Transfer RNA from an uncultured Lachnospiraceae bacterium, 71 nucleotides, folded computationally. It was read from a public genome assembly. Rfam family: tRNA. The family's RNA type in Rfam is transfer RNA. Rfam's curators write: Transfer RNA (tRNA) molecules are approximately 80 nucleotides in length.

RNA sequence: GGUGCCAUAGCCAAGCGGUAAGGCAAAGGUCUGCAACACCUUGAUCACCAGUUCAAAUCUGGUUGGCACCU
Numbered sequence: 001g002g003u004g005c006c007a008u009a010g011c012c013a014a015g016c017g018g019u020a021a022g023g024c025a026a027a028g029g030u031c032u033g034c035a036a037c038a039c040c041u042u043g044a045u046c047a048c049c050a051g052u053u054c055a056a057a058u059c060u061g062g063u064u065g066g067c068a069c070c071u
Stems, first nucleotide, its partner, number of pairs: 001070007010024003018054001026042005047063005
């Protein structure tokens, strides 16, 4: 220098154009004499900037970061 892949909540992680699942952790509540266990509730502008579309986490272009391969 070239090519490809990845980026979703504090952590792990699903999603294949139609209002973002789940688990762990956290906070609040119920329960308990106090705890633990159990149960209920709460939380994501989907790395960033544009574009296409009635509608974008998803498609397109670019930027940033990470990884791999070629030279």